[in-house]
The RNA shown here (c-di-AMP riboswitch aptamer (ydaO/yuaA leader)) has 134 nucleotides and comes from a soil metagenome.

RNA sequence: AGCCGAAGCUCCGUGGGGAAAUCGGGGCGUGGGGGACCCAGGUGUCCGGUCGGUCAGGGGCGAAUCGCAAGUACGCGUAGCGCAUCUCUUUCAGCGCGAGCCCGUCAGCUAACCCCGCAGGCGAAAAAGAGAGA
Numbered sequence: 001a002g003c004c005g006a007a008g009c010u011c012c013g014u015g016g017g018g019a020a021a022u023c024g025g026g027g028c029g030u031g032g033g034g035g036a037c038c039c040a041g042g043u044g045u046c047c048g049g050u051c052g053g054u055c056a057g058g059g060g061c062g063a064a065u066c067g068c069a070a071g072u073a074c075g076c077g078u079a080g081c082g083c084a085u086c087u088c089u090u091u092c093a094g095c096g097c098g099a100g101c102c103c104g105u106c107a108g109c110u111a112a113c114c115c116c117g118c119a120g121g122c123g124a125a126a127a128a129g130a131g132a133g134a
Stems, first nucleotide, its partner, number of pairs: 002122003008028006029118006039108001043056002046053003057106001058103004066077003080097004086133006
């Protein structure tokens, strides 16, 4: 230069000589969650009895699910995801990822409405085609 990701643009105040950092508050844009009718659905154990307790649970963000194996072992696959430099789609080889975190017994879909985020982490090699656009 660029890449993963929603994680961008911009205004006001704070600050200061001024610019900036920091902090706070807005707008546009964008990502996610909750939330009617209709539709869908109608969990289990134990104890007491018409409801309560108890043991399991259940759900969300994300590509990150699932299977086998191992037991001084941590691997092999896999649903799925990413990379190759103008952008998008695609063919065929190649190289990687296939984590982690959150809610707190509770949430299906869901109009109005309500709530939350706009971080963080990488980074100097380059395969070959097709179509469309700029």